[in-house]
RNA sequence: AGAGUUUGAUCCUGGCUCAGAUUGAACGCUGGCGGCAGGCUUAACACAUGCAAGUCGAGCGGAGAUGAGGUGCUUGCACCUUAUCUUAGCGGCGGACGGGUGAGUAAUGCUUAGGAAUCUGCCUAUUAGUGGGGGACAACAUUCCGAAAGGGAUGCUAAUACCGCAUACGUCCUACGGGAGAAAGCAGGGGAUCUUCGGACCUUGCGCUAAUAGAUGAGCCUAAGUCGGAUUAGCUAGUUGGUGGGGUAAAGGCCUACCAAGGCGACGAUCUGUAGCGGGUCUGAGAGGAUGAUCCGCCACACUGGGACUGAGACACGGUCCAGACUCCUACGGGAGGCAGCAGUGGGGAAUUUUGCGCAAUGGGGGAAACCCUGACGCAGCAACGCCGCGUGGAGGAUGAAGUCCCUUGGGACGUAAACUCCUUUCGAUCGGGACGAUUAUGACGGUACCGGAAGAAGAAGCCCCGGCUAACUUCGUGCCAGCAGCCGCGGUAAUACGAGGGGGGCAAGCGUUGUUCGGAAUUAUUGGGCGUAAAGGGCGCGUAGGCGGUGCGGUAAGUCUGUUGUGAAAUCUCCGGGCUCAACUCGGAGCUUGCAUCAGAAACUGCCGUGCUUGAGUGUGGGAGAGGUGAGUGGAAUUCCCGGUGUAGCGGUGAAAUGCGUAGAUAUCGGGAGGAACACCUGUGGCGAAAGCGGCUCACUGGACCACAACUGACGCUGAUGCGCUAAAGCUAGGGGAGCAAACAGGAUUAGAUACCCUGGUAGUCCUAGCCCUAAACGAUGAUCGCUUGGUGUGACAGGUACCCAAUCCUGUCGUGCCGGAGCUAACGCUUUAAGCAUCCCGCCUGGGGAGUACGGUCGCAAGAUUAAAACUCAAAGGAAUUGACGGGGGCCCGCACAAGCGGUGGAGCAUGUGGUUCAAUUCGAAGCAACGCGAAGAACCUUACCAGCCCUUGACAUCCCGGUCGCGGGAACGAGAGAUCGAUCCCUUCAGUUCGGCUGGACCGGAGACAGGUGCUGCAUGGCUGUCGUCAGCUCGUGUCGUGAGAUGUUGGGUUAAGUCCCGCAACGAGCGCAACCCUCGCCCUUAGUUGCCAUCAUUUAGUUGGGCCCUCUAAGGGGACUGCCGGUGAUAAGCCGCGAGGAAGGUGGGGAUGACGUCAAGUCCUCAUGGCCCUUACGGGCUGGGCUACACACGUGCUACAAUGGCGGUGACAGUGGGAUGCAAUGGGGCAACCCUGCGCAAAUCUCAAAAAGCCGUCUCAGUUCGGAUUGUGCUCUGCAACUCGAGCACAUGAAGUUGGAAUCGCUAGUAAUCGCAGAUCAGCACGCUGCGGUGAAUACGUUCCCGGGCCUUGUACACACCGCCCGUCACACCAUGGGAGUUGGCUUUACCUGAAGACGGUGCGCUAACCGCAAGGAGGCAGCCGGCCACGGUAGGGUCAGUGACUGGGGUGAAGUCGUAACAAGGUA
Repeated sequence: AGAGUUUGAUCCUGGCUCAGAUUGAACGCUGGCGGCAGGCUUAACACAUGCAAGUCGAGCGGAGAUGAGGUGCUUGCACCUUAUCUUAGCGGCGGACGGGUGAGUAAUGCUUAGGAAUCUGCCUAUUAGUGGGGGACAACAUUCCGAAAGGGAUGCUAAUACCGCAUACGUCCUACGGGAGAAAGCAGGGGAUCUUCGGACCUUGCGCUAAUAGAUGAGCCUAAGUCGGAUUAGCUAGUUGGUGGGGUAAAGGCCUACCAAGGCGACGAUCUGUAGCGGGUCUGAGAGGAUGAUCCGCCACACUGGGACUGAGACACGGUCCAGACUCCUACGGGAGGCAGCAGUGGGGAAUUUUGCGCAAUGGGGGAAACCCUGACGCAGCAACGCCGCGUGGAGGAUGAAGUCCCUUGGGACGUAAACUCCUUUCGAUCGGGACGAUUAUGACGGUACCGGAAGAAGAAGCCCCGGCUAACUUCGUGCCAGCAGCCGCGGUAAUACGAGGGGGGCAAGCGUUGUUCGGAAUUAUUGGGCGUAAAGGGCGCGUAGGCGGUGCGGUAAGUCUGUUGUGAAAUCUCCGGGCUCAACUCGGAGCUUGCAUCAGAAACUGCCGUGCUUGAGUGUGGGAGAGGUGAGUGGAAUUCCCGGUGUAGCGGUGAAAUGCGUAGAUAUCGGGAGGAACACCUGUGGCGAAAGCGGCUCACUGGACCACAACUGACGCUGAUGCGCUAAAGCUAGGGGAGCAAACAGGAUUAGAUACCCUGGUAGUCCUAGCCCUAAACGAUGAUCGCUUGGUGUGACAGGUACCCAAUCCUGUCGUGCCGGAGCUAACGCUUUAAGCAUCCCGCCUGGGGAGUACGGUCGCAAGAUUAAAACUCAAAGGAAUUGACGGGGGCCCGCACAAGCGGUGGAGCAUGUGGUUCAAUUCGAAGCAACGCGAAGAACCUUACCAGCCCUUGACAUCCCGGUCGCGGGAACGAGAGAUCGAUCCCUUCAGUUCGGCUGGACCGGAGACAGGUGCUGCAUGGCUGUCGUCAGCUCGUGUCGUGAGAUGUUGGGUUAAGUCCCGCAACGAGCGCAACCCUCGCCCUUAGUUGCCAUCAUUUAGUUGGGCCCUCUAAGGGGACUGCCGGUGAUAAGCCGCGAGGAAGGUGGGGAUGACGUCAAGUCCUCAUGGCCCUUACGGGCUGGGCUACACACGUGCUACAAUGGCGGUGACAGUGGGAUGCAAUGGGGCAACCCUGCGCAAAUCUCAAAAAGCCGUCUCAGUUCGGAUUGUGCUCUGCAACUCGAGCACAUGAAGUUGGAAUCGCUAGUAAUCGCAGAUCAGCACGCUGCGGUGAAUACGUUCCCGGGCCUUGUACACACCGCCCGUCACACCAUGGGAGUUGGCUUUACCUGAAGACGGUGCGCUAACCGCAAGGAGGCAGCCGGCCACGGUAGGGUCAGUGACUGGGGUGAAGUCGUAACAAGGUA
């Protein structure tokens, strides 16, 4: 510090996810030791049991125990004295600390800084005192009630308990005269004196009283800060203030009476939800964000609610009273209790420990002290819960052991790892010693830490991950299954992603997972974001609060800056040191604590006060422009309607029609009239207005802007939450009006349908008046204001200047309105002085998509609805701009037998052949639009053959290796069984090679065992190779450069031209490659060379180029020449090129044909040519054989042949080719047969011989008919091939003589030696061709042209497509699931109003009753208590509101789901933009 994920790719926007740190954690697997920390986050749920607050006998009276002494003496009882001990009660101090918890509390709290009207036990210091009396009450005793808890009565008694009196420096009150108010003793010691012998007295100590001061602690007040919700906007009656009174320790509406009417609130009152606050903790670069366990400070609470008492202190966790709920005891009458103390239990929960030891230390309470108490605390225990440290051994050790895994079978990996050898002993275990913590004593921890000895590698490693992010790869299994997954995504037979094995990576006594928080996230942006198109500028104006604000001087000092002082507790954190062996941990010092307050200073800037200025703003004077607004009046054209005239059969409407109108006279046309609405031309990216908007003309009223002048005011300004006003169209209410147009509606068409598009009608409405509504793609998708920043060119308004005036023109200034464009900005597109540039200031708005601008609530509205505005749930995207393609019922240009113009076919018939389908035991398999279908197959009777049935073989028909045997092997003849494969048996012929002479080697065969062979079995979607197709279309790319953030572009586009990305010109491109063309073959002309088997002009010769001869010619086959727009004219740009029955030439514009097929597309075809990965079969899915099948046949299609006839059939005929083939062959000649063919076999391995006859042609005949056309089908008899023609060959002869008379919709080929037509040859092949591949003969017609169909190329445009239009995609309906709104209601929580009730309690009143201390001789009084009364008040009750939540028949929409239904709304002009 970033990364993954939207796309074919790109940039941007934007969300989701990951890597880090963290934790009081939990869960899974695993687990050696130690140190230090922490350990109910949930039920402030309920609690059994034990303990957690007592102590003082030196405050007091008793009681008891023990010891000693004594007395009475009945010898074991009673009493006394004394000492020690115990302590129920009275009394004192402490139970207000310590410990726990976080329910409540959004301020009676906390934090920081201040303040004045207070109290303060114990403690410290100081001052003064501590005199003298009195009456009770517990205990106790007796007695009564009660189950108990407990209580009552009577009587006795002490005190540091209680109450007077005296005294009173200081204290308090005061009317300044005065008045009021205290106390307690106890213990130790003691010389004199006194004594009732107890003591007094003195002294010391501890107490006590009054007071002052301090310290500590506490109470109160003020300011600032302290979470969310406005779908909570108004709240408040003791409320705000005053006066009097009361009350408190103390100020105060704290309380009360009266008076006034205030107080709080948009700087968020009130209401509501949530929450203890801080120091700190986690994270972060910081600013921040989150958090408030442990430790420290504060607060609140103690079963729930209320109340007071005591006290220095409480409205009191282990006190009290009342009410309530719950639990327990009970004799049913009544009682008891409060773990949010420490342990512990149940419960809840994912989850949190021992009913431990000790007061040894530290601290606390009491005490004079000893000491007692202390679950505070110190320790131990449990659990890896966290942090830190250590260990599980070290060195050597290669045959790289065994084993496992992988493998190309060679090997490689685990791996120096192990074994083995040597060494060490931390930790643990074991034996011995043994602390600090404690100053004299006292040690729970603990026989612990630590130290020493001996033994022995001995007792000690797991977890997660390995597709990318992200370090780490292979095999097997599985086969969209099982499963994984943080995101993207893996899995459908070769999974580095699932599961397992091996290997590897990471961390390590832990490792992963899940949850939390921050970070990354600049993804709420103060630091540090945005708003034209991605989410986002309010529809527009006026204006309140608020925010911001020109210039000079003076003052002030609130902000600001500097310094001082105080505070900001400690701990934490950082730095420097120290102590535990190190570290964690801990100690010391410093820093930090970013803050607040105080005082002093400064005065630039902001603020405030004062006084000026004129440039911002406004006023004034003078001008001109304008569809600016409102009202009234008025005009012509047109449509429609009415009346009348002329006139006759149609009009109207459409793609075409129809509905409609018209003989009752339409349309058309002329004249007259009525009525409503809108204002042609002018008219203009012209004008005006804030926007919405404004258009005939005239008048009246009226708003604003602009220009010129520089007279006046003197900052008066800008923006603008809430608010107020305006606001197109549609819509609503009431009343008018209604010509045209026209939702709804009706009819006619279109259509599969057509609730649409088109047509004919037509009502609201559109118009006016009054009142509502308040929304628009209300758009420049661009808020307002002000300033600054190169230019060019239009246009509207005004003003100035130049020539003598005016005008035009030109120049200049200001304001408005457009276009282009530099810098700059922008993701790009684009914007650019009218900014989307550079800055200021104010307002509005945004924070992933969907759900949703929806629900609920509020406000507004007559309604329609508007406005404000969520959540659950769901997805990993949604989106912007640009790029390359593809596509378009977008555009332009161009080409092609693409259409057109022609010729001939197919589609109809019969047959052949292939396919589908069907059938079958099998009809083997493949090929499937073009680009499968006379295709693989250049030839299925057996074979082929892969299929079916049956019969056989199992190392096999074939290859290599091993063992044994035989030396042969092999050949021939022939027998038996069998369908054959095969099995059995016989005879004959036949000398394997080398040799070291060895059954030694090779070779062959036989037999045997296993490795293996074999598979036309599967996968062409695992592949190679080969092939088809677009397409012989003109395209496809690269290097360097340049442009662009980038994908990419440029080049390759443009202007011409071409068959062509062919060439030329231009150009930020310059070059190059694969294609095109050419080079190659062939045909066409010529030449040279050569001359047999070819040829024969000349000379001879012959039946015959037969022979001599010749090589002129033809021909053959080798090499050359030739054609290049080269020449001419025209045209074009002076180019490339094009045009010309131009010249020449055999050939003329690539001369004809062939071969040649760019980058790529179709997961195109082929595993059955071959090769090959993987899978599968192995007495069979392999191999052999016989027979059958591939040849089936209601049918459908493709490709062909033959025809339908006279351009023909038949007969005759001594015309003329070329390519090819031939020894298992072609075969002459002659003979036989009607013929197929047979017999004979010259010649020929071929320019020699042969197949071989070419056929269309020519002559004759037939005369339009199912024929002398046509030949299917069938019968009979033959021929040939072959082991064999039954299934199932071809041919011949005779006989038979079917359909068919030119073929519907539709469709194919062909542009010249082509189509059409005619025959010939060859491959395959024993035989079998109408197919295929070649060859030559005869030999046309037509092309105006590119509108249309099809295919293709280039440029451009749109796109929501990229699996690329066979694309994408919308809505209803049906089904399943999920969350949610409404809902008659119903259940509960919280809260509030009115009223009723009124426990305990304090306060006030009263005081019949009762009454020790004081007064009084007494009566009595003062005072007190009980009781009673009053108001206050908790719980509770009645009635009614508000609010939140749960649930609810039914119902609304929403979301998500597999391949459902109906249509096709959107994306291209998406077929109606």

This is a predicted structure of a 1473-nucleotide RNA (small-subunit ribosomal RNA) from an uncultured bacterium. It matches the Rfam family "Bacterial small subunit ribosomal RNA". RNAcentral holds the sequence, with entries from ENA.